Notes: The RNA shown here (SAM riboswitch aptamer (S box leader)) has 114 nucleotides and comes from Actinomycetospora succinea. The model forms 97% of the base pairs in the Rfam consensus. Taxonomically the source falls in Actinomycetospora (Bacteria, Bacillati, Actinomycetota, Pseudonocardiales).

Parts: sequence; structure tokens; C1' cells
RNA sequence: GGCUCAUCCAGAGGGGUAGAGGGACCGGCCCGACGACACCCCGGCAACCGGCGUCAGCGUUCUCCGCAGGCGAUCACGGUGCCAAUUCCGACCCGUUCGCGGGGAAGAUGAGGA
Repeated sequence: GGCUCAUCCAGAGGGGUAGAGGGACCGGCCCGACGACACCCCGGCAACCGGCGUCAGCGUUCUCCGCAGGCGAUCACGGUGCCAAUUCCGACCCGUUCGCGGGGAAGAUGAGGA
């Protein structure tokens, strides 16, 4: 970098450095010298992986063990991620009572595999 699957209307900010653009792309609309974005430190959010608990299945009738799974008002120790605005909104298609609703694309994150 590409592939598959899942999720994306919840949640969570202080300090320091630095100094002009930033919110992926296009349009809109926002954020920004009252210092954004970025980086560093600290703090926090969150159960995707993972841990723990519990339930039941298969190998085998039971135990052990192994395999695969459901649930949790559980854990932020481990691997990630995240901490303006719904992925900020739209962009393409369908429907519509014109308010909006549904789907898709693109993107992000995780897990898996090549």
C1' cells in the first nucleotide's frame, strides 16, 4: 500500500513549545494571533483486541483437558484508538408530508489474513 469483516447521532482537556493556517478531498459552514493545527508532558474517555466472571455447546456419558461461542450493571494493568462541531453538514442513488427518512461512495478506527 491493497483485501475481508465490524463500528462511526454516546463519551472525554489542562499545561508547555512554536507561530499560521486548520477541520482528508470539493462546496458550505465553522475553529484560529483571546494563539488554532502540530509536537511534548500530564490528565481523561472508551470495552475493538485482551483480562476477569458467568452460561451453555462440541470432542466424549461425566471430570480433567482441548476447541469454538453467548452474556456481563466487570477491569483502563497490557495492544491500539480517541478527547470542537453526528465522520461538522452536504456531495451519488431512491423515497418524501420538503421537515426529513433509507441506502451507497469516500474516510477513520479496530480485528483478521495474504